[in-house]
Context: one part of a larger RNA
RNA sequence: UGGCGGGGGAGCACUACAACCGGAGGAGCCUGCGGUUUAAUUGGACUCAACGCCGGACAUCUCACCGGCCCCGACUGCAGUGGUGACGGCCAGGCUGAUGCCCUUGCUCGAGCUGCAGAGAGGAGGUGCAUGGCCGCCGUCAGCUCGUACCGUGAGGCAUCCUGUUAAGUCAGGUAACGAUCGAGACCCGUGCACCUAGUUGCCAGCGGUGUCCACCGGACAGCCGGGUACACUAGGUGGACCGCCGGUGCCAAACCGGAGGAAGGCGCGGGCAACGGUAGGUCAGUAUGCCCCGAAUGGGCCGGGCGACACGCGGGCUACAAUGGCCGGGACAAUGGGUUCCAACACCGAGAGGUGACGGUAAUCCCCGAAACCCGGUCGUAGUUCGGAUUGCGGGCUGGAACUCGCCCGCAUGAAGCUGGAUUCGGUAGUAAUCGCGCCUCAGAAAGGCGCGGUGAAUACGUCCCUGCUCCUUGCACA
Numbered sequence: 001u002g003g004c005g006g007g008g009g010a011g012c013a014c015u016a017c018a019a020c021c022g023g024a025g026g027a028g029c030c031u032g033c034g035g036u037u038u039a040a041u042u043g044g045a046c047u048c049a050a051c052g053c054c055g056g057a058c059a060u061c062u063c064a065c066c067g068g069c070c071c072c073g074a075c076u077g078c079a080g081u082g083g084u085g086a087c088g089g090c091c092a093g094g095c096u097g098a099u100g101c102c103c104u105u106g107c108u109c110g111a112g113c114u115g116c117a118g119a120g121a122g123g124a125g126g127u128g129c130a131u132g133g134c135c136g137c138c139g140u141c142a143g144c145u146c147g148u149a150c151c152g153u154g155a156g157g158c159a160u161c162c163u164g165u166u167a168a169g170u171c172a173g174g175u176a177a178c179g180a181u182c183g184a185g186a187c188c189c190g191u192g193c194a195c196c197u198a199g200u201u202g203c204c205a206g207c208g209g210u211g212u213c214c215a216c217c218g219g220a221c222a223g224c225c226g227g228g229u230a231c232a233c234u235a236g237g238u239g240g241a242c243c244g245c246c247g248g249u250g251c252c253a254a255a256c257c258g259g260a261g262g263a264a265g266g267c268g269c270g271g272g273c274a275a276c277g278g279u280a281g282g283u284c285a286g287u288a289u290g291c292c293c294c295g296a297a298u299g300g301g302c303c304g305g306g307c308g309a310c311a312c313g314c315g316g317g318c319u320a321c322a323a324u325g326g327c328c329g330g331g332a333c334a335a336u337g338g339g340u341u342c343c344a345a346c347a348c349c350g351a352g353a354g355g356u357g358a359c360g361g362u363a364a365u366c367c368c369c370g371a372a373a374c375c376c377g378g379u380c381g382u383a384g385u386u387c388g389g390a391u392u393g394c395g396g397g398c399u400g401g402a403a404c405u406c407g408c409c410c411g412c413a414u415g416a417a418g419c420u421g422g423a424u425u426c427g428g429u430a431g432u433a434a435u436c437g438c439g440c441c442u443c444a445g446a447a448a449g450g451c452g453c454g455g456u457g458a459a460u461a462c463g464u465c466c467c468u469g470c471u472c473c474u475u476g477c478a479c480a
Stems, first nucleotide, its partner, number of pairs: 001480002003477003007474007016464002020428005027319008035310002043054002065305007075118007088108003092104003122294002125292003131288001133283003136279003143182001145180004150157002161174004187272005193239007202229003207226003210222005242265001245259005321421001325380007337368003342361002346357004387418001392413007434456008
């Protein structure tokens, strides 16, 4: 100087507690991991920070694994062989799961080939403890340093300490320090309010028209046409929030508490960015790359299998155990996105999955696109049930060369466990949790995964340092 302490002080955090809400841990199923099994069940990752992770949803491919079959050596040296035909290709038969792969017999071709030794291409072969790059965590942290001066023989100290304050080494006051860099903040993006500009593919208030319908002097519906650009929206710009104003506390400070006005109030909310470093953290299997190794196989291809096994153990999820519910009938309202070997209106066929034909759309134009929870009416009556849907049988559909191992969907039948889950444990402080559906990614096919979107919409705390940890000061130390 650091690190550590079941030393002390101060401060902080829903990967801490407390208060509250909902879960996990019990069940069935999906998925990852361990284990076991296997010809192979390829490999990596293992507390937080491995385990729906490697964008890792594997039928073939992927693929690195297993079984079988086949293919490949630039260049150099030596030896041998070749127009008396090298290497390569092929009909038929045999061999085989299959193949001029090999064998038999022949045909074709026209300049190299074979062996040995070296040396290459290639390697998802090894080493992430040889590395680059990228990423996780410390870190939703507030710290890490520099110049000059000063102090110390020196390592080093000071500044960076103290008091108040802040989300913050944020700011103020004090002070042998005075300044400064990186980080914090500012900044950038989104969102919340208003105004301006713009008006098609968006919109339709007012005006005219057209079409359809009706209980037709009239009304309803359709932006469909003229027209319009008000509103909504879209997307560019501007304004707006600064403790600015008032009261209080504080040191006449920084700031904090309350109030007014305001769409918004004290960082408005959400995100991006994120220091010096540490963790020999992760990745040689994304790519790059040193070294080592294989090099006629540890290289390349094909077919089949495996990664999907199943006595078990664990993690992440989905669906439930029901009446704030299930089922039936009727009715209402989104947003984000995506679309050309793609999205498909509409019509017809089918009970349905789906099929046939096909308008339009390279898209604010057309389509995906009837959102669901919700509301109204009916039914069920506490029952392993009209709860729950696992499992299994049969029939059917779709993708694809191919769904046996091993896909998804529809219909009928079957209806299992499950009556709120031990110790323990996880998420969340507001448009959050919970709950409801929708889109996209992957993708031929295949979401209970991931990433987004909107709908409905709470409870509790406004504290503390007790537990878990973090920051600063200080103290002890047999540690470096």
The prediction has a mean pLDDT of 83. The part of an RNA shown here (small-subunit ribosomal RNA, 3' major domain) has 480 nucleotides and comes from Halobacteriales archaeon YIM 93590. NCBI's taxonomy places the organism under Archaea, Methanobacteriati, Methanobacteriota, Halobacteria, Halobacteriales. The RNAcentral record of the full RNA draws on Greengenes and Rfam. Rfam family: Archaeal small subunit ribosomal RNA. A reference for the family is Yusupov et al. (2001), "Crystal structure of the ribosome at 5.5 A resolution", Science. Clan: SSU clan.